Notes: This is a predicted structure of a 64-nucleotide RNA (Fluoride riboswitch aptamer (crcB RNA motif)) from Desulfuromonadaceae bacterium UBA6124. The sequence was found by an Rfam model in a public genome assembly. The coordinates come from a structure-prediction model, not an experiment, and the mean pLDDT is 76.
[in-house]
RNA sequence: ACGUUCGCAGGCGAUGGCGUUCGCCGAAAGCGUUUGGCGACAAGCUGAUGACUCCUGCUUUCAU
Numbered sequence: 001a002c003g004u005u006c007g008c009a010g011g012c013g014a015u016g017g018c019g020u021u022c023g024c025c026g027a028a029a030g031c032g033u034u035u036g037g038c039g040a041c042a043a044g045c046u047g048a049u050g051a052c053u054c055c056u057g058c059u060u061u062c063a064u
Stems, first nucleotide, its partner, number of pairs: 010025004016055002019052003032045005
C1' cells in the first nucleotide's frame, strides 16, 4: 500500500421535520413516470411517507 472478515458508528430508500419500523449500502445504496424524437431535447402526469402516525408547506371545498 492492497485485499478479506468482524464490530461500532454512519449513510440511502424521486421535495421538509420528529418518532416507530422495514429494506439496502460500504463510496456505494439513491437520482419517479408517460408521449414524441436516432440523439440532444420538447411536452405532460402522480406523490411532501420505503411503510405508518403526527407536524409544517402547497392545492381544492365548506363553515366560523

Notes
NCBI's taxonomy places the organism under Bacteria, Pseudomonadati, Thermodesulfobacteriota, Desulfuromonadia, Desulfuromonadaceae.